[in-house]
RNA sequence: GGAGCCGGACAGGCAAUCGCGGCCCUUCACGGGUCGAGGAAAGUCCGAACUCCACAGGGCAGUGUGCCUCGUAACGCGAGGGAGGGGCGACCCUACGGAAAGUGCCACAGAAAAUACACCGCCUCUUUGAGGUAAGGGUGAAAAGGUGCGGUAAGAGCGCACCGCGCGGCUGGUAACAGCGGCGGCAGGGUAAACCCCACACGGAGCAAGGUCAAAUAGAAAAGCUGUCCCGAAAGGGACUAAGGACGGCCCGUCCGAUGCUUUUGGGUAGACUGCUAGAUCCCGGGAGUGAUCCCGGGACCAGAUGAAUGAUUGCCAUCUUCACUUUGUGUGGAGAAACAGAAUUCGGCUUACGGACGACUCCGGCG
Numbered sequence: 001g002g003a004g005c006c007g008g009a010c011a012g013g014c015a016a017u018c019g020c021g022g023c024c025c026u027u028c029a030c031g032g033g034u035c036g037a038g039g040a041a042a043g044u045c046c047g048a049a050c051u052c053c054a055c056a057g058g059g060c061a062g063u064g065u066g067c068c069u070c071g072u073a074a075c076g077c078g079a080g081g082g083a084g085g086g087g088c089g090a091c092c093c094u095a096c097g098g099a100a101a102g103u104g105c106c107a108c109a110g111a112a113a114a115u116a117c118a119c120c121g122c123c124u125c126u127u128u129g130a131g132g133u134a135a136g137g138g139u140g141a142a143a144a145g146g147u148g149c150g151g152u153a154a155g156a157g158c159g160c161a162c163c164g165c166g167c168g169g170c171u172g173g174u175a176a177c178a179g180c181g182g183c184g185g186c187a188g189g190g191u192a193a194a195c196c197c198c199a200c201a202c203g204g205a206g207c208a209a210g211g212u213c214a215a216a217u218a219g220a221a222a223a224g225c226u227g228u229c230c231c232g233a234a235a236g237g238g239a240c241u242a243a244g245g246a247c248g249g250c251c252c253g254u255c256c257g258a259u260g261c262u263u264u265u266g267g268g269u270a271g272a273c274u275g276c277u278a279g280a281u282c283c284c285g286g287g288a289g290u291g292a293u294c295c296c297g298g299g300a301c302c303a304g305a306u307g308a309a310u311g312a313u314u315g316c317c318a319u320c321u322u323c324a325c326u327u328u329g330u331g332u333g334g335a336g337a338a339a340c341a342g343a344a345u346u347c348g349g350c351u352u353a354c355g356g357a358c359g360a361c362u363c364c365g366g367c368g
Base pairs, nucleotide, nucleotide: 001364002363003362004361006359007358010355012317013316014315015314016313017312018311020036021035022034023033024032025031038340042351043350045349046348047347048346049345050206051205052204053203057252058251059250060249062202063201064200065199066198067081068080069079070078071077082096083094084093085092086091097197098196102195103194104191105190106189119137120136121133122132123131124130125129145163146162147161148160149159150158164186165184166183167182169180170179171178172177210274211273212272213271220265221264222263223262224261225260227240228239229238230237231236244256245255246254247253281300282299283298284297285296286295287294288293319337320336321335322334323333324332325331
């Protein structure tokens, strides 16, 4: 100097003038103070807080996750580690439980893709055929575990050594696993983001949830069930259940339910207030931990709009690009650019979009 790989942060600052919204103060009015859109606010993909169903259980089906340990309110997220894979490397990726529970599939090619009966080849014989064989060749992503030695008529785990595979032991580690031995000739492979099996988790709907007030209409019409028991002088009160209804699908179960309930038809309202921002919040310091994170102490209040505020102009500075000069100094001057993108109940994540700068590390080349 070039090429890469990883990390955290920033997303302009100051001033003036004018214009918006919340809150507070003050005034007859005028006015004053203070605060005011992201790191992704996007996607609506996960998880929750909160609200209602609703008093809230069991099972089946279904859905989701899938190495180990830890973190977290929780998660399909994060941190650290293990295994496998990619890269010269810094580093990166993983939809990572089970193929000896079962079923399915592996096109074409090939003899054959599994109940493998062998195409070429090799050997033997009684030779236009029969028997033996799976070492060599061919096909293919994959072909009777692989390599080597022995043995054989020729061969073959047929035997042996090492590797692979299965079972089991010891050591280290919380664990996933790793290392080292022992026994066994040994169930042919792959595929579960195929069905399936195993482990764990899971009610539903959502701020357009919900709550309050006001107003208006038609205290409209039809259908079903229309009972029993107890107390009481009565009014009335209580219990049970019917037709039915509620609880994501189904079953069980639970609850509501007798002048009320349920179903259907039709009509009215769409206004105001609230929910609505003090939080699993943020900042600083100390401590524990490899880390995610947690604990302790101190401090702060930082949008709540509602057809939807948070803006516009000007100047200077900062950043970047480029040109000229240069005393080569973060120098001077000119021109230009400035990304992705706007809160709407809130929070923790993931994914996607995107500008310039900084830091650590790796590789290549050159110089000293």